Predicted 3D model of a 265-nucleotide RNA (Bacterial large signal recognition particle RNA) from a Chloroflexota bacterium. Its mean pLDDT, the model's own confidence on a scale to 100, is 77. The model forms 94% of the base pairs in the Rfam consensus. Rfam family: Bacterial large signal recognition particle RNA. Rfam describes the family as follows. The signal recognition particle (SRP) is a universally conserved ribonucleoprotein involved in the co-translational targeting of proteins to membranes. It is annotated as a non-coding RNA gene.

[in-house]
RNA sequence: UCGUGCUAGAUGGGGAGACAGCGGUGCCCUGUACCCGCAAUCCGCUAUAGCGGGAUCGAAUCCCCGCUCGAGGCUCUGCUCUUUCCGGGACUGUCUUCUGUCCAUCGGUUAUGAACACUGGGUCCUGCGCGGCAGAACGCUAUGAACCCCGUCAGGUCCGGAAGGAAGCAGCGGUAAAUAGUAAAUUCUGGGUGCCGCAGGAGCACCUGGUGGGAGCCGGCGUCAGGGAUAAGCCGGAGGGGGAGUGUCGACAGUGGGUGCACGG
Numbered sequence: 001u002c003g004u005g006c007u008a009g010a011u012g013g014g015g016a017g018a019c020a021g022c023g024g025u026g027c028c029c030u031g032u033a034c035c036c037g038c039a040a041u042c043c044g045c046u047a048u049a050g051c052g053g054g055a056u057c058g059a060a061u062c063c064c065c066g067c068u069c070g071a072g073g074c075u076c077u078g079c080u081c082u083u084u085c086c087g088g089g090a091c092u093g094u095c096u097u098c099u100g101u102c103c104a105u106c107g108g109u110u111a112u113g114a115a116c117a118c119u120g121g122g123u124c125c126u127g128c129g130c131g132g133c134a135g136a137a138c139g140c141u142a143u144g145a146a147c148c149c150c151g152u153c154a155g156g157u158c159c160g161g162a163a164g165g166a167a168g169c170a171g172c173g174g175u176a177a178a179u180a181g182u183a184a185a186u187u188c189u190g191g192g193u194g195c196c197g198c199a200g201g202a203g204c205a206c207c208u209g210g211u212g213g214g215a216g217c218c219g220g221c222g223u224c225a226g227g228g229a230u231a232a233g234c235c236g237g238a239g240g241g242g243g244a245g246u247g248u249c250g251a252c253a254g255u256g257g258g259u260g261c262a263c264g265g
Stems, first nucleotide, its partner, number of pairs: 001265006009057003012030004020046005034054005063258006072249003076245002079243010091233001093230003097227004102222001105220005116212008124201006130194002133190005139182005149174004157166003
C1' cells in the first nucleotide's frame, strides 16, 4: 500500500409534556434513516438508564469529538401593533333626547280682537227611550185525519104493519197535531246599530259660541341652565393573534480533527 474476513459501532434526530430520573408508545418540528412483540386509567429500565428476538452495513461520504450555521419548540417581558368581551357614564367626548330660560333671527297668526279670566255646548262615560238591522214568536196563506175529530151525510144497513126514526162508510166542507211559505201590524231577544231624543256624570286635552280684556301669542334655529342616554371616541378590567427583545433546548448542513483486530500479497 492492496485484498479478504471480523469486532466496536451504525441502521434517524430534536422539542414540549409526563416522570425521582432515563428511554419508548402518543403530540409537535425537521427529515427519509431495518423487521417483529409490549405500551398512557401506561410499557420497560436505574446515571452502564427501553426490554426481548431477528436482519443488513461495517474502520470510514456512513462511527466519535470540537467549531460554525441554524429550521423549529418552550419560558418571560406594565415593549409594540391589532382584535374580542365586560364594566363606567361624575369625561365640558357624542346625541334626530327632555324640561326650563333668554338678547337676537326666521316662519305663522292677530283690532274681522292676542295673552289671560269666566262661562255654555260638542267630542268622552253611564242609564232610559225612539228608530233601524238581524233572529224568533204571533198573525196570515196553503197543504193536511180510510177509522179511533166536527158538520152534512148519496148508496147501503138497522128498528117499525105503516108513518117515521137511528147509527153511519164513501164523497164534500172545515179543523187538530204537523209541514211549507210569508206582506202589514204586535211581542220578545241581540249588537263594533244611529250627524236621534232625554237625564245624570267626567272634565286633562281638542273643537266651537259668548262675556270681560286691549296687544301680543305660537312654533323652528340659536344662547344658557338642569336632567336623560351610551353606537363610535375616552377610562378601567379580562382574554386572543402578530411583531420585537431576554433566556433555554436544538434537527439538518458545513468544516476541522480522531479511531481497531486477524490473515495474505